[in-house]
RNA sequence: GAAGCAGGCCAGGUAGCCGCCGCCUCUCUGAGGGGGAGGAAAGUCCGGGCUCCACAGGGCAUGGUGCUGGAUAACGUCCAGCGGGGGUGACCCCAGGGAUAGUGCCACAGAGAGAAGUCCGCCCGCCGGCGCUUUGACGCCGGCGGGUAAGGGUGAAAGGGUGAGGUAAGAGCUCACCGGGUUCGGCGGUGACGCCGGAUGCCAGGUAAACCCCACCAGGAGCAAGGCCGAAUAGGGGAGCGUCAAGGACGGCCCGUCCGUGCUUCCGGGUUGGCUGCUCGAGGCCGCCGGCAACGGCGGCCCUAGAUGAAUGGCUACCACCCGCCCCCGGGUAACCUGCGGCGGGGACAGAACCCGGCUUACGGCCUGCUUCGACC
Numbered sequence: 001g002a003a004g005c006a007g008g009c010c011a012g013g014u015a016g017c018c019g020c021c022g023c024c025u026c027u028c029u030g031a032g033g034g035g036g037a038g039g040a041a042a043g044u045c046c047g048g049g050c051u052c053c054a055c056a057g058g059g060c061a062u063g064g065u066g067c068u069g070g071a072u073a074a075c076g077u078c079c080a081g082c083g084g085g086g087g088u089g090a091c092c093c094c095a096g097g098g099a100u101a102g103u104g105c106c107a108c109a110g111a112g113a114g115a116a117g118u119c120c121g122c123c124c125g126c127c128g129g130c131g132c133u134u135u136g137a138c139g140c141c142g143g144c145g146g147g148u149a150a151g152g153g154u155g156a157a158a159g160g161g162u163g164a165g166g167u168a169a170g171a172g173c174u175c176a177c178c179g180g181g182u183u184c185g186g187c188g189g190u191g192a193c194g195c196c197g198g199a200u201g202c203c204a205g206g207u208a209a210a211c212c213c214c215a216c217c218a219g220g221a222g223c224a225a226g227g228c229c230g231a232a233u234a235g236g237g238g239a240g241c242g243u244c245a246a247g248g249a250c251g252g253c254c255c256g257u258c259c260g261u262g263c264u265u266c267c268g269g270g271u272u273g274g275c276u277g278c279u280c281g282a283g284g285c286c287g288c289c290g291g292c293a294a295c296g297g298c299g300g301c302c303c304u305a306g307a308u309g310a311a312u313g314g315c316u317a318c319c320a321c322c323c324g325c326c327c328c329c330g331g332g333u334a335a336c337c338u339g340c341g342g343c344g345g346g347g348a349c350a351g352a353a354c355c356c357g358g359c360u361u362a363c364g365g366c367c368u369g370c371u372u373c374g375a376c377c
Base pairs, nucleotide, nucleotide: 001373002372003371004370005369006368007367008366009365010364012319013318014317015316016315017314018313020036021035023033024032025031026030038349042360043359045358046357047356048355049354050222051221052220053219057255058254059253060252062218063217064216065215066214067081068080069079070078071077082096083094084093085092086091097213098212102211103210104207105206106205119152120151121148122147123146124145125144126143127142128141129140130139131138160178161177162176163175164174165173179203180202181200182199183198184197185196186195187194188193226276227275228274229273236267237266238265239264240263241262247259248258249257283302284301285300286299287298288297289296290295321346322345323344324343325342326341330337331336
């Protein structure tokens, strides 16, 4: 100097003038005082608090999660690890239980894609032909039969790998070593698991982000929930069914539980208003302690929007911050860095609507640590 990896912080301040919203006070239709969007307020992907169904149990189905140990109100989140994968590395990623319970799929190519399979090859036997010196032996070509899956080819993937023996030729057929599986034992760890040693020829793929099996979890709807007030030719009228149980409440179904004289339909009236829910919270900040950490405990300080067609804005000046250029005290062996000062420019993504914990996405600037490469001394 360049390229990367991980984490943190900020998202402007002050003053004046004018304009909004809410709260408090007062001499009250005005005045004074204080306050007034975000790290994502976004997406609505998860989890809850809260409200109602409703007194709310069991099962099936459905959906979700899926290594281990922790954190948390909880989670599909977070922290730390294990295993696997990517990267030179700092680091990052994983939809991480089961393929010997069953079913399905693996296009094309290839002989054959799973208790699969022989196209080219290799070996043996028989028959025919040719060559060789007369024969035989031997070699070559073709046909038929048998053996083989080691070599070649196809493919993303072809029944473990290397070597030796053995064989007519071959094959874990046998053996040695390696790998995988099963199993026994030792050591370490809370555990996932790791390391070491032994036995065993057991060696028949992949895919569950296919159906499925296994383990665990899960009622539903949602602040437009819900509650109160107000409002009514009107607590209205007609028809049918039914009143010893019809009917109803429960996301779907069953059991069970509960309510219970209503249920269906037609005509008509009122309601589009106001108040509440509505902001003190699993709250924020600081310090100490515990813990690798997520986070927890203790102590202190603080109150920080509540709108309702939807408030927090506009202008001016200065400052701060960032970028570019100029100047240059100073530092340094050098490469180079640069105080103060001057000029010009700039400010991203984007607006609460019951609240909170996450995840994902968008985005300007700065800081810290780490990795790799290059140059110079």
This is a predicted structure of a 377-nucleotide RNA (Bacterial RNase P class A) from uncultured Geobacter sp. The model forms 98% of the base pairs in the Rfam consensus. Taxonomically the source falls in Geobacter (Bacteria, Pseudomonadati, Thermodesulfobacteriota, Geobacterales). It was read from a public genome assembly, where an Rfam model found it. Model confidence (mean pLDDT): 78 of 100. It matches the Rfam family "Bacterial RNase P class A". Its family is annotated with ribonuclease P activity, tRNA processing and dimeric ribonuclease P complex in the Gene Ontology. Rfam classes the family as a ribozyme.